[in-house]
A computed fold for an 82-nucleotide RNA from Pelobacter propionicus, annotated as c-di-GMP-I riboswitch aptamer.
NCBI's taxonomy places the organism under Bacteria, Pseudomonadati, Desulfuromonadales, Desulfuromonadaceae, Pelobacter.
The model forms 95% of the base pairs in the Rfam consensus.
The prediction has a mean pLDDT of 83.
């Protein structure tokens, strides 16, 4: 430094669902909860989804937004084992 994640140690993270509060929403935040996760850590610049807006006879088109636990890239980074 690469490559893996079968066993093993201490940790970390937190679906669903429930309470509380933020938003028109999509979701977001905090408590409980644990479904799962080795990048479930970062960032929304690419693809997708999904919201509200306006435009349109409709497709769909623009704006602004949302999800990093949806996927690629990218940037960091724990153990262990070759």
């Nucleotide at each position: 430094u690469u490559u893996u994640g079968a066993a093993a140690a201490g940790g970390c993270c937190a679906a669903a669902c429930c309470c509380u509060u933020c938003g028109c929403g999509a979701g977001g935040a905090g408590g409980g909860g644990g479904c799962g996760g080795a990048a479930a850590g970062c960032g929304a610049g690419g693809g997708a989804u999904c919201u509200u807006c306006c435009c349109u006879g409709a497709a769909g088109a623009g704006a602004a937004g949302a999800u990093g636990g949806c996927c690629g890239a990218g940037c960091u980074g724990c153990c262990a084992a070759a």